[in-house]
RNA sequence: UUUUUAUCGAGAGUCGGGGGAGAGAGUUGGCUCUGGGAUCCCGACACCAACCUGGCGUGCGCGCCAAGGUGGUCCGGCCUACAGCGAUGAAGG
Numbered sequence: 001u002u003u004u005u006a007u008c009g010a011g012a013g014u015c016g017g018g019g020g021a022g023a024g025a026g027u028u029g030g031c032u033c034u035g036g037g038a039u040c041c042c043g044a045c046a047c048c049a050a051c052c053u054g055g056c057g058u059g060c061g062c063g064c065c066a067a068g069g070u071g072g073u074c075c076g077g078c079c080u081a082c083a084g085c086g087a088u089g090a091a092g093g
Base pairs, nucleotide, nucleotide: 001093002092003091004090005089006088007087008086013045014044015043016042017041018040022033023032024031026082027081029079030078046073047072048071051069052068053067054065055064056063057062077085
């Protein structure tokens, strides 16, 4: 980078540093956040979840734990119509 597949319900945040204008994935119409510094990037610690590894139990369907690999932590993938894009995990090329 690409293919397949599952999920996008619920849950859980603070601090420090960087940066400096728009941001909330695309288009329409709304709504919201933002120089009292947003969106975004990095780090620390804490937490959530349970996709994979691992451990335990099992009636073999699955259940529990949360050590490891990922992921996530305000409502919220903001709403609507259209489009079917995007994100994450696992497996494969």
SAM riboswitch aptamer (S box leader) from Coriobacteriaceae bacterium CHKCI002, 93 nucleotides, folded computationally. The sequence is in RNAcentral, with records from Rfam and Ribocentre. The prediction has a mean pLDDT of 79. Rfam family: SAM riboswitch aptamer (S box leader). Gene Ontology term of the family: regulation of gene expression. Rfam's curators write: The SAM riboswitch is found upstream of a number of genes which code for proteins involved in methionine or cysteine biosynthesis in Gram-positive bacteria. The SAM riboswitch acts at the level of transcription termination control. The predicted structure consists of a complex stem-loop region followed by a single stem loop terminator region. An alternative and mutually exclusive form involves bases in the 3' segment of helix 1 with those in the 5' region of helix 5 to form a structure termed the anti-terminator form.